A computed fold for a 1451-nucleotide RNA from a marine metagenome, annotated as small-subunit ribosomal RNA. The sequence is in RNAcentral, with records from SILVA. It matches the Rfam family "Bacterial small subunit ribosomal RNA". Its family is annotated with structural constituent of ribosome and ribosome in the Gene Ontology.
RNA sequence: UCCGGUUGAUCCUGCCGGACCAGACUGCUGUUGGAGUUCGACUAAGCCAUGCAAGUCUUCCGGAAGGAGGCGAAAGGCUGAGUAACACGUAGGUAACCUACCUUAUGGAGGGGCAUACCCUCGGGAAACUGAGGAUAAUUCCCCAUAGGAUUUGGUGACUGGAAUGUCCCAAAACCCAAAGCUUCGGCGCCAUAAGAUGGGCCUGCGGCCUAUCAGGUUGUUGGCGGGGUAAUGGCCCACCAAGCCUUUGACGGGUAGGGGCAGUGAGAGCUGAAGCCCCCAGACGGGCACUGAGAUACUGGCCCGAGCCUUACGGGGUGCAGCAGGCGCGAAACCUUUACAAUGCACGCAAGUGUGAUAAGGGAACUCCAAGUGCCAUUGCUUUUUGCAAUGGCUUUUUUUGAGUGUAAACAGCUCUAGGAAUAAGAGCUGGGUAAGACAGGUGCCAGCAGCCGCGGUAAUACCUGCAGCUCAAGUGGUCUGGAUUUUUAUUGGGUCUAAAGCGUUUGUAGCCGGACUCGCAAGUCUUCUGUGAAAUCUGACGGCUUAACCGUCAGGCGUGCAGGGGAAACUACAAGUCUAGGGACCGGGAAGGGCCAAAGAUACUCUAGGGGUAGGGGUGAAAUCCAAUAAUCCUUAGGGGAUCGCCAGUGGCGAAGGCGUUUGGCUAGAACGGGUCCGACGGUGAGGGACGAAAGCUAGGGGAGCGAACGGGAUUAGAUACCCCGGUAGUCCUAGCCGUAAAUGAUGUGGACUAGGUGUUGCAUUCCCCUUGUGGGAAUGCAGUGCCGAAGGGAAGCCGUUAAGUUCACCACCUGGGAAGUACGGUCGCAAGGCCGAAACUUAAAGGAAUUGACGGGGGAGCACAACAAGGGGUGGAGUCUGCGGUUUAAUUGGAUUAAACGCCGGAAAUCUCACCGGGAGCGACAACAGUAUGAAGGUCAGGCUGACGGUCUUACUCGACUCGUUGAGAGGUGGUGCAUGGCCGCCGUCAGUUCGUGCCGUAAGGUGUUCUGUUAAGUCAGACAACGAACAAGACCCACGCUGCUAGUUGCUAGUCAUCCUUUCGAGGGUGAUGCACUCUAGCGGGACCGCUGGUGAUAAAUCAGAGGAAGGGGUGGGCAACGGUAGGUCAGUAUGCCCCGAAUCUCUUGGGCUACACGCGAGCUACAGUGACUGGAACAAUGAGCUGCGACGCCGAAAGGCGAAGCCAAUCCCUAAAUCCAGCCUAGGUUCGGAUCGAGGGCUGUAACUUGCCCUCGUGAAGCCGGAAUCCCUAGUAAUCAAAGUUCAUUAUGCUUUGGUGAAUAUGUCCCUGCUCCUUGUACACACCGCCCGUCAAAUCACCUGAGUUGGGCCUGGAUGAGGCAUUAUCUUUUGGUAGUGUCGAAUCUGAGCUCAGCAAGGGGGGUUAAGUCGUAACAAGGUAUCCGUAGGGGAACCUGUGGAUA
Repeated sequence: UCCGGUUGAUCCUGCCGGACCAGACUGCUGUUGGAGUUCGACUAAGCCAUGCAAGUCUUCCGGAAGGAGGCGAAAGGCUGAGUAACACGUAGGUAACCUACCUUAUGGAGGGGCAUACCCUCGGGAAACUGAGGAUAAUUCCCCAUAGGAUUUGGUGACUGGAAUGUCCCAAAACCCAAAGCUUCGGCGCCAUAAGAUGGGCCUGCGGCCUAUCAGGUUGUUGGCGGGGUAAUGGCCCACCAAGCCUUUGACGGGUAGGGGCAGUGAGAGCUGAAGCCCCCAGACGGGCACUGAGAUACUGGCCCGAGCCUUACGGGGUGCAGCAGGCGCGAAACCUUUACAAUGCACGCAAGUGUGAUAAGGGAACUCCAAGUGCCAUUGCUUUUUGCAAUGGCUUUUUUUGAGUGUAAACAGCUCUAGGAAUAAGAGCUGGGUAAGACAGGUGCCAGCAGCCGCGGUAAUACCUGCAGCUCAAGUGGUCUGGAUUUUUAUUGGGUCUAAAGCGUUUGUAGCCGGACUCGCAAGUCUUCUGUGAAAUCUGACGGCUUAACCGUCAGGCGUGCAGGGGAAACUACAAGUCUAGGGACCGGGAAGGGCCAAAGAUACUCUAGGGGUAGGGGUGAAAUCCAAUAAUCCUUAGGGGAUCGCCAGUGGCGAAGGCGUUUGGCUAGAACGGGUCCGACGGUGAGGGACGAAAGCUAGGGGAGCGAACGGGAUUAGAUACCCCGGUAGUCCUAGCCGUAAAUGAUGUGGACUAGGUGUUGCAUUCCCCUUGUGGGAAUGCAGUGCCGAAGGGAAGCCGUUAAGUUCACCACCUGGGAAGUACGGUCGCAAGGCCGAAACUUAAAGGAAUUGACGGGGGAGCACAACAAGGGGUGGAGUCUGCGGUUUAAUUGGAUUAAACGCCGGAAAUCUCACCGGGAGCGACAACAGUAUGAAGGUCAGGCUGACGGUCUUACUCGACUCGUUGAGAGGUGGUGCAUGGCCGCCGUCAGUUCGUGCCGUAAGGUGUUCUGUUAAGUCAGACAACGAACAAGACCCACGCUGCUAGUUGCUAGUCAUCCUUUCGAGGGUGAUGCACUCUAGCGGGACCGCUGGUGAUAAAUCAGAGGAAGGGGUGGGCAACGGUAGGUCAGUAUGCCCCGAAUCUCUUGGGCUACACGCGAGCUACAGUGACUGGAACAAUGAGCUGCGACGCCGAAAGGCGAAGCCAAUCCCUAAAUCCAGCCUAGGUUCGGAUCGAGGGCUGUAACUUGCCCUCGUGAAGCCGGAAUCCCUAGUAAUCAAAGUUCAUUAUGCUUUGGUGAAUAUGUCCCUGCUCCUUGUACACACCGCCCGUCAAAUCACCUGAGUUGGGCCUGGAUGAGGCAUUAUCUUUUGGUAGUGUCGAAUCUGAGCUCAGCAAGGGGGGUUAAGUCGUAACAAGGUAUCCGUAGGGGAACCUGUGGAUA
């Protein structure tokens, strides 16, 4: 002095836990010494075997034992059951008392007598004990005397004192009534009186526990007179009289408890404890009673009752460890049946002395405190230095072992000396955070376990269990329980109550508390000083003694915070007296107002009835239906009835204490504000209890009943709909008289006073001024009183509050102390009831909560944007056939992965074998090491035969060869085996997005905000302007590539205009081919230019920008690509590769054969082909680009109807080669399942390949299915785009309707919007943060725990009535063998039995709710407008959360 735990993060409130100290028990461990007021206190004040714990003295008897007598035995020792009380503490009183032994003083002790124990004799009895007779002594007992005492009466006084009832003196009366000896001659005793000391008794003030779910208690109770009793006062007891006494300042009752000095803790105030030491009290098996005595109602005395135990000869007896040891029991819990009176005390004694389980001393116990040790040094080696380890050598001896002495009552210990030898001596807890110490290893795998709290453990555990290492303390160290502190979470010091728990619904007022100004007095409070007291020990300081310390001693201080008394002060408070007017009240004046009560009048609407008009619908809803209507509705109109209500005005305007109050008028009545040179004179504030008022609902009785409308009936909605919506509708709503007494009764803010900047509205009154239409006019300023908003200081956790305080203060009241259980149970009280008020606990839980922040979300709001959004359009999919992928099913296998968008012509994955991972069958393989085998021949090769679908694969047999061998255990190779939730890398989606951050500054306690917001603009956080921000970074843009215009450079394999040459054809005009030249053009591929809102105009803010135009090849990002943020999605991939861990390891490895991935009632996705005439078919004629090519592309020629075949030049490619179709021209078909469409099937061929059955592709002929434009729904697209047409490449032996590119032809529509789907930004709400696929409520079902109730039942305590009644006390009578017995009376009375009442506790069938418990059922009530806004009170209803009515709150 703090730290951990609520959150994504923050601040707060608040509790839980940790760290600290102390006590008891306990686990593991343990060397020594000293000290201590330590050791059956906590539970059983339970029970006890055995021994001891109180004796002693005597010249009295006796030999002794024993007796008699004196003193002691009332101390010491033990315990804490009872007791809430004069029990204790403290201060007093005793004018109401006693006191043995001790001290002081005075005086005294004369005379006489009767017994009795032990003893002797005889009895009874089992014993304990006891009876009779006989004798005897004393400091035993008795009588007389002398002192003396006490009572009564009388007397006059004196003294003390606050006060005589006291003391003293005198007199009288009756009464009571002392003494003890012994001696050694020193003395020790005895008696009386007075005093002291000591010790007690009694009384009083004050102080110290809980409970009001105990509010009234009390009959000897309170007091008086008179008695009794006592040492003494007193209802202590009794008779009589009176009716008092105590109590919210807590009586009475209940619970708990010995009190104090002190002890623990704490900074202190406190809180807790109170066993041990000291003081006091109480008790001695439970209860009662007296005796003796100075003193007891007596722990180791007595009597009686009760319970227990022992004993008995059954007749009786005995007994009391809460003394020391010891035992049993109880328990988590506590020692030896030791020694001695040597010391200190005590009793007795003249003394010597005796006794003493008091005490002293030892033994046991880490119980506490204190002190010490478990070694030190050097060298060498190892180790990275330190550290450490090992070896060698040396040193020391506290301790230890040996011996001697001293020590002691005797020992032990200690002390002194001596010898040996590093010898004989370290553990416990912890190591995730808090909290010092492991990112070490192995095991385990939400298991076992740990964990005070938070939390670890589901296959890489710093948290479990071990090992190693480390940390903290150390002869100790941890755990459990308890107390304190932490805790300012009980707040006096020192807290709070708008929203976290907490202001009574409001007001009035009793007690109490507090109270304006001045003067004077008093001195109760207050302050000061003095005196007494507040025991010692404990505590603090100094000094001293044990070697030090603990411990002890001496001195001083402090403590006890107090009480009592004396002197003084007089400011403040109180009190007394007298004044004052600023608080308060009264009075007067003119105004304001939905204040209250009563009465009357009115207004519109509604509804009903009647009449008239009028006709088919009306009504209702999201849409409907129930419903009304042909017996005439709805609608229009006229008249009448009825009840309720009071529009506009109407306003964060008014009034009222609050609830609440709204047409107008009148009556009665209350209050407030303003103004006043009026009056009273502190009369005031608050307010426990108490009283009154108190919305709505509800209750009782009687009215009333139009509308509305719980319940209820019906219709809808729905999965259901006990609801929301609709049609009806009863209580009720209204009135009168009562009751209830609660609300989110709210400003969630108690009442009153004072002080502390303002600004701006509004209401009322007053004053002044201005205007004026002169009115009940308009306006301004100021003051007071209300009522709102904004704000300084200040406050607050913040939101916020801020002269109407939540600021600064004063007074008083109420209330709070984690969440739940619970405003429940029980009890009391109020109520007709419903229920209200007061109001817990067990148990359970680590949070519950407030404010604010950032996100996410909303069936919240606003803005912007997008053809994976709409709109305007174009074309599709969904229907058919087929191809392909997926699901499902099937199968020996149909291998796996991917599953909304973001899986499904995807894994470039078009699988005949291979691929291949799947299924059936067959076969092969172990580097290296150890063991084992092997020159008595390993492994291998081979003829023949068997096994087999097949095989020197294996077996038999034989030959050959010559060194290794898989038989066992490890360990490998390999694995398309597992884990994409262990990973890297790569990729998809958010994202065709425009965002994501930083530095400094500023704001905020902080999380965080600002910047990044606003306005305009942009494709854009793009840019401009504003602004506590100023700058910057990553994204965007810029950049790179391609295309489009152009210049330059270059010219082969490209081009070839022009020129030249040559060949062919020729209609002689010319055309074509080839070569050369050339680089003009095209092209190729490198470098440049060009476009920038630059120019003009409009809009805009003179901006950014935008719109239009000019020029230009291109115009506002020129077009299309590439690249593409911080991050998220535990997205996908271990089957592309890589890779951790796990697994298989002679099989999950490797090879091989065949099959499968191609199945097929079915469902889905993506395509292709079509359904035709913008077309099909036939014939003819054109025009590309990209790209590929040596197991290749293949010109060209021939054969074939074609697929194709045979031959073959060129080309490793700007050189050779592969190449268009739609289109155009002409013909034909003529609206039909067709000359559309081509599926399916049959036949015949071709190609690839080992192989074409399962299962390839192509050609020809034949066959000619569905399909005539596609439901709900859904996809793509904004220009060279859609649509359409073909080409190339890829994979590839063969096989594209896939994919990727390429070119050809080539539109329509929009130039917008946020309606749908989404995204971004701002804002709002939130109980969400795993973030709405969120959170979360209640019934039911299951398990378990504690509780409430409960017919009854069992036991205890208290109180009370009755019966019996041991025994005690007093008294009477009687017997008398007189220390007594018997009988009676009165009184007290334990105990037992029984009746009633109160209370506590146990058990209990059944009933009730509550708490808790990974994955149960039903719904979805709440959190977003939570999909019907929520909540409060009340009432009804319903499986349940809940629904509905009525009034209220806004959280």